[in-house]
RNA sequence: AUUAUCCAUACGCCGAGUCCCACACGGGAGCGGGGGAACCAUUCUCCGGGGCUAAUCGCAACACUGCGUAGGGCACUCUUCGGCCCGAGCCCGUCAGCUAACCUCGUAGGCGUCAACGAAGAGACGA
Numbered sequence: 001a002u003u004a005u006c007c008a009u010a011c012g013c014c015g016a017g018u019c020c021c022a023c024a025c026g027g028g029a030g031c032g033g034g035g036g037a038a039c040c041a042u043u044c045u046c047c048g049g050g051g052c053u054a055a056u057c058g059c060a061a062c063a064c065u066g067c068g069u070a071g072g073g074c075a076c077u078c079u080u081c082g083g084c085c086c087g088a089g090c091c092c093g094u095c096a097g098c099u100a101a102c103c104u105c106g107u108a109g110g111c112g113u114c115a116a117c118g119a120a121g122a123g124a125c126g127a
Stems, first nucleotide, its partner, number of pairs: 010113005018029004030107006040097001048095001049092004057068004071086004076123007
């Protein structure tokens, strides 16, 4: 001097997953999910059905998998035009349409960093 890895701090990203009080167990606020009338809707119930999520669906291969796709993400916000990515997984257990009151559950996990995808327009904030 260069490369790689690890730790800490700072700043951020995906996501509902943040904050406060206690701190022995825990309890709140906020955000998010499920169940649950009437009315309406459904002709569904073994080809079982359903939920969370952006993560559905099609074709081919068929052991792996590949090509697309509904949809989703990329450092102030929105729109437009391009670019780069994701398009998984888990759960309920024969059972659930919507749904006021009401009941109930979660508040994780995983990543990045000298560049933070770029441009245009309109805003916001700051000076």
Molecule: c-di-AMP riboswitch aptamer (ydaO/yuaA leader)
Organism: Planctomycetales bacterium